[in-house]
Context: one part of a larger RNA
RNA sequence: CUGGGUUUAAAGGGUGCGCAGGCGGCUAAUUAGUCAGUGGUGAAAUCUUAAGGCUUAACCUUAAAACUGCCAUUGAUACUACUUAGCUUGAAUACUGUAGAGGACAGCGGAACAGGACAUGUAGCGGUGAAAUGCAUAGAUAUGUCCUGGAACACCGAUAGCGAAGGCAGCUGUCUUGACAGAGAUUGACGCUGAGGCACGAAAGCGUGGGUAGAGAACAGGAUUAGAUACCCUGGUAUUCCACGCCCUAAACGAUGAUUACCCGACAUUUGCGAUACGAUAGUAAGUGUCUGAGCGAAAGCAUUAAGUAAUCCACCUGGGAAGUACGACCGCAAGGUUGAAACUC
Numbered sequence: 001c002u003g004g005g006u007u008u009a010a011a012g013g014g015u016g017c018g019c020a021g022g023c024g025g026c027u028a029a030u031u032a033g034u035c036a037g038u039g040g041u042g043a044a045a046u047c048u049u050a051a052g053g054c055u056u057a058a059c060c061u062u063a064a065a066a067c068u069g070c071c072a073u074u075g076a077u078a079c080u081a082c083u084u085a086g087c088u089u090g091a092a093u094a095c096u097g098u099a100g101a102g103g104a105c106a107g108c109g110g111a112a113c114a115g116g117a118c119a120u121g122u123a124g125c126g127g128u129g130a131a132a133u134g135c136a137u138a139g140a141u142a143u144g145u146c147c148u149g150g151a152a153c154a155c156c157g158a159u160a161g162c163g164a165a166g167g168c169a170g171c172u173g174u175c176u177u178g179a180c181a182g183a184g185a186u187u188g189a190c191g192c193u194g195a196g197g198c199a200c201g202a203a204a205g206c207g208u209g210g211g212u213a214g215a216g217a218a219c220a221g222g223a224u225u226a227g228a229u230a231c232c233c234u235g236g237u238a239u240u241c242c243a244c245g246c247c248c249u250a251a252a253c254g255a256u257g258a259u260u261a262c263c264c265g266a267c268a269u270u271u272g273c274g275a276u277a278c279g280a281u282a283g284u285a286a287g288u289g290u291c292u293g294a295g296c297g298a299a300a301g302c303a304u305u306a307a308g309u310a311a312u313c314c315a316c317c318u319g320g321g322a323a324g325u326a327c328g329a330c331c332g333c334a335a336g337g338u339u340g341a342a343a344c345u346c
Base pairs, nucleotide, nucleotide: 004317005316006315007300008299012314014200015199016198017197021193022192023191025087026086027085028084029083031081032080033079034076035075036074037073038072039071040070041069048064049063050062051061052060053059090190091187092186093185095182096181097180098179102176103175104174105173106172107171108170109153113149114148115147116146117145118144119143120142124135125134161168162167205246206245207244208243209242210241214240215239219235220234221233222232257313258312259311260310261309262308265291266290267289268288269287270286271285272284273283275281295302296301319346320345321344328339329338330337331336
């Protein structure tokens, strides 16, 4: 390389958009590819076959076949392609509606917590397995009123919803993306995938400037212990929060790429449509789940949300370790990231 694979054995890119490329709906016509016939050509030698000649062989001679190709011409018209003309089922747009923690910005709210002030009040509070560090007669803890502050939004809340993924939750307003349904108006294949590329991308981390209630790496102290650089306790800086700019990684998981078609059922649930006897209940579309059959699978299991049956395109795998390391390159302020070996060893 081929073959074979990628839920869990090695292997699906974190996610989307998209240039090139690959692949692509129905009906005609045209010209090519394609297929068949015929004719011409395809030097000789070589190769193959059959004979023959050197005592045999190698070798040589003769004949046939072959030279899988090219050209011309006559047909075939299923498939593929170019061009042209159409079509409406794929796709998109318009219309009427629907649901939603989808996104951005602004404003507002209550509970809790912390601090401050005042009042009541007196000796403890706090913490633990037990304690101690700590706080407290300079009046703490507790209770009440008022003020200030930052962060997060109990109940509702859900094998609920939305989003491409990361993710998204108090309430209100403004702006805005996407989805779905119904009708069937418009365009007429405008589609699918997508190497590079571009954009987004939890947490932690970085830069500048703010903010800092609670929590809390590091750190300090108290315990525990043989020791205790821990688990427990008292504190506590960075951080966690905001704005702007970087970083670009995760068990970024459904450990399952995207799209399309097809293939038994049952139940639950969300949002539409729609028919009624207005109690429900069948039907249908798009989701979200559980169970089970065929089929698949090494099994566990998957099973119309496939890991089934097929097709197209992309990504990736090829024994363990060395190693996601070294070197080089690119990116980054740095931390580091991306790409990514070998010797050697089993």

This is a predicted structure of a 346-nucleotide part of an RNA (small-subunit ribosomal RNA, central domain) from an uncultured bacterium. Its mean pLDDT, the model's own confidence on a scale to 100, is 86.